[in-house]
A computed fold for a 74-nucleotide RNA from a Chroococcales cyanobacterium, annotated as transfer RNA. Its Rfam family is "tRNA". Gene Ontology term of the family: triplet codon-amino acid adaptor activity.

RNA sequence: AGGCGGGUGGCUCAAUUGGCUAGAGCGGUGGUCUCCAAAACCACAGGUUGCAGGUUCGAAUCCUGUCCCGCUUG
Numbered sequence: 001a002g003g004c005g006g007g008u009g010g011c012u013c014a015a016u017u018g019g020c021u022a023g024a025g026c027g028g029u030g031g032u033c034u035c036c037a038a039a040a041c042c043a044c045a046g047g048u049u050g051c052a053g054g055u056u057c058g059a060a061u062c063c064u065g066u067c068c069c070g071c072u073u074g
Base pairs, nucleotide, nucleotide: 001073002072003071004070005069006068007067010026011025012024013023019057028044029043030042031041032040050066051065052064053063054062
């Protein structure tokens, strides 16, 4: 330098061929319960979907550029 895969809450991952308000588990906070704690149950907060453009009525998803990580070819 070329090719392939990936980047989504603090962490691990979803999101059906572009269409409902981007969800789940763990973690966090509060509550119920308990003598206290753990466990369990309930509720809540937390995301510019790596970044910048483009296409579209509509983009996490398609296109272009770019950054980072892993694998690979020479």